Overview
The part of an RNA shown here (large-subunit ribosomal RNA, domain II) has 684 nucleotides and comes from a Minisyncoccales bacterium. Model confidence (mean pLDDT): 83 of 100. The RNAcentral record of the full RNA draws on ENA.
Context: one part of a larger RNA
């Protein structure tokens, strides 16, 4: 892990809705008592409850009663109306207490049982190789008056050393489904001592011992096992067993030692009642201070101009002028506000009329569920106008919705699936293959841009289309041939400055033209060039704008990457036409179910049937009980197989195997349906 079996809303009592039956102007009996054919039946049995009269905290009054000085008020009831009212059994939904669907704690307590591990202690025994140092103590000599100092020798202390047994367990490795629920191996501390140790006794569960780590008290210890209270509790987690059929949520407010729990409402469903009260559409009659938009307030903030007060400030032609700064008055020009408003919508909202219409509202009462939502669009807040990010309001879709489209891809496009069909048309979206289906006709794009949702400021003789101005057969513009002088190397400056280092000035002449010089370049010259002219040649040319599509700007991690192949007058982009694909969507045939209508009651006509948490409603099936009527060794039940049948839980048959019990019908009662609970149990 797989298979079988077993495994979770039940009983009892009260209450309250609801459905059936029984009683009848009241109902029903309990315990208990006889009888009996004895898990039961039946008869007595009114004791007692509900009901019949309320009211008040109560005594008590009583169709009234309380409140209160007081009826004055005011709370309740009752007459009245209209229904029979009430009671009692049983079934079903729920609620409270009860183990209360079912399993599941760590924990509390209360009685025992434990010191054969371990810890402290007593009592009685054992053990400790071999070596080394050499303490007091005594003896001997020698010096010394002496005190005492020096030598030798003897002695053998020590929580002395070195080091086996013995105890211990410092490092490091190996082992970690081990040898081993703590070991092996090196390597290490003690090793005459607070030393190990052996048996025997002793202290224990809020207690014991503890050279003190909350250590250790039998592999358990911040309270030891055992049993019992006890099915402890558990606003937490998992599980909770057959079928169809109707409707069909919530993730929100309020409160809450509240916040992943709960009430009440809110939204859902079932029965009753009431009806047009509900929606939508358009017309009408209403208040508003968003969006916008404005500066009239209230602030903000940019220039000009002015005004008043004050200036250590600059400059001048200095007893002042002028240039400015700091705050301020006014005008003015262009602006900003969520907490500004002289203005001001669209929708929204609230009233009315109409019109639509198998559309719902409204109340009462029975069961709920639901308080963790998510995303996309749109209006804001907070954030970084970051986040698949957080909080609102709003509408959608998902939650609870399959179907087709975006490659795959809850929350996006379209579109809401009762069943059946190798039928038709279409949405979104697409027609080159993969891949169902295209053709035309203009235009752009050469980047493989694109073919995907998105790429930026800035940069470019990339290319179409448009616009304005200018030159141009009296020769444009490019291109070839030629020329491009002279005063003069202007003039300062400078070693030098001759057009071209720098400053100044930039004239005059010869001309068809030719700068006191556009750029190389020389020390300085000179050289080469351009401006400017003529000539040749020939028909456009130049400069600005606006736009379309490209181009660079352009760096990411598994695989190049438009979903891929691949694709260029496109299978790319823009633009127009026409056709076709394509969904569970419509439409067409048929069938089923529920609701509305009519109905001659046979039916018809319409409509509607995605569904989670949940409401309601109809059923199948197991065991067991009655009662009835059956089957069966001429083969029951199970069990394997086939085959018919029912919307479905299911059912019926054959045929085989089995080898003795069983169907059916009408009732009635439950240990009554398994795939998941790290479920229990066996088996494999």
């Nucleotide at each position: 892990g797989c298979c079988a079996a077993c495994g979770a809303g039940u009983u009892c009592u009260u209450u309250u809705a609801u459905c059936u039956u029984c009683u009848u102007u009241g109902u029903u009996u309990a315990a208990g008592u006889c009888c009996u054919u004895u898990u039961g039946g039946g008869a007595c049995g009114a004791a007692a409850g509900c009901a019949a009269a309320g009211u008040g905290a109560a005594a008590g009054c009583a169709a009234g009663c309380g409140u209160u000085a007081a009826u004055a008020g005011c709370g309740c009831a009752a007459u009245a109306u209209a229904u029979u009212a009430a009671g009692a059994a049983g079934g079903u939904g729920a609620a409270a207490g009860a183990g209360a669907c079912c399993c599941g704690a760590a924990g509390c307590c209360a009685a025992g049982c434990g010191a054969g591990c371990u810890u402290g202690c007593c009592a009685u025994g054992g053990c400790c190789a071999g070596g080394g140092u050499g303490a007091a103590c005594c003896c001997c000599g020698c010096u010394g008056a002496a005190a005492a100092g020096c030598g030798g020798g003897g002695g053998g202390a020590g929580g002395c050393c070195c080091g086996a047994a013995c105890c211990c367990g410092u490092g490091a490795g190996u082992c970690g489904u081990g040898c081993a629920a703590u070991a092996c191996u090196c390597u290490g501390g003690g090793a005459u001592g607070a030393g190990c140790u052996g048996u025997g006794g002793u202290a224990a569960g809020g207690a014991g011992u503890g050279a003190a780590a909350a250590g250790c008290u039998a592999a358990u210890c911040g309270a030891g096992c055992u049993u019992g209270g006890u099915a402890a509790u558990a606003g937490c987690u998992g599980g909770u067993u057959c079928u169809c059929c109707c409707c069909g949520a919530a993730a929100u407010a309020g409160c809450u030692u509240u916040a992943g729990g709960g009430c009440u409402a809110g939204c859902g469903u079932u029965u009753u009642a009431u009806u047009a009260u509900u929606a939508u559409u358009u017309c009408c009659a209403g208040g508003g201070g968003u969006a916008g938009a404005g500066c009239a307030c209230u602030g903000g903030a940019a220039g000009g101009a002015u005004u008043g007060u004050c200036u250590u400030g600059g400059g001048c032609u200095u007893u002042g002028c002028u240039c400015g700064g700091a705050c301020u008055u006014u005008c003015u020009u262009a602006c900003c506000a969520a907490a500004c408003u002289c203005c001001g919508a669209a929708u929204a909202c609230u009233g009315g009329a109409a019109a639509u219409u198998u559309a719902a509202a409204u109340a009462a009462a029975g069961c709920a569920g639901u308080c963790a939502g998510a995303c996309u669009g749109u209006g804001g807040g907070g954030g970084c106008u970051a986040a698949g990010c957080u909080c609102c309001a709003u509408a959608g879709u998902c939650a609870a919705a399959a179907g087709g489209g975006a490659a795959a891809c809850a929350g996006c496009c379209c579109a809401g699936a009762u069943c059946u069909u190798a039928a038709u048309c279409u949405a979104a979206g697409g027609u080159c293959c993969c891949u169902a289906a295209a053709u035309c006709a203009a235009a752009c794009u050469a980047a493989g841009u694109g073919u995907u949702u998105u790429a930026a400021a800035g940069g470019a003789g990339g290319u179409g289309a448009g616009g304005u101005u200018c030159c141009u057969c009296u020769g444009a513009u490019a291109g070839c041939u030629a020329g491009g002088a002279g005063g003069u190397u202007a003039g300062c400056u400078u070693a030098g400055a001759a057009g071209c280092a720098g400053c100044u000035a930039u004239c005059c002449u010869u001309u068809g033209a030719a700068a006191a010089g556009u750029g190389c370049g020389u020390a300085a010259c000179a050289g080469c060039u351009u401006a400017c002219u003529a000539g040749c040649u020939a028909a456009g040319g130049a400069a600005c704008u606006u736009u379309g599509c490209g181009c660079c700007a352009a760096a990411a991690a598994u695989u190049u990457a438009c979903g891929g192949g691949g694709c260029u007058a496109a299978a790319g982009u823009u633009u127009g036409a026409u056709a076709c694909c394509g969904a569970a969507g419509a439409u067409a045939a048929g069938a089923a179910u529920c609701c509305c209508g009519c109905u001659u009651c046979g039916g018809c006509g319409g409509g509607a049937u995605g569904g989670u948490a949940g409401g309601g409603g109809a059923g199948c099936g197991u065991c067991c009980c009655u009662a009835a009527c059956g089957c069966a060794a001429u083969g029951a039940a199970g069990c394997u197989u086939c085959a018919u049948u029912g919307u479905a839980a299911g059912a019926u048959g054959g045929a085989g195997u089995g080898g003795a019990g069983u169907a059916u019908u009408a009732g009635g009662g439950a240990g009554u349906g398994a795939g998941a609970a790290u479920g229990u149990u066996g088996g494999c």

Rfam family: Bacterial large subunit ribosomal RNA. Its family is annotated with ribosome and structural constituent of ribosome in the Gene Ontology.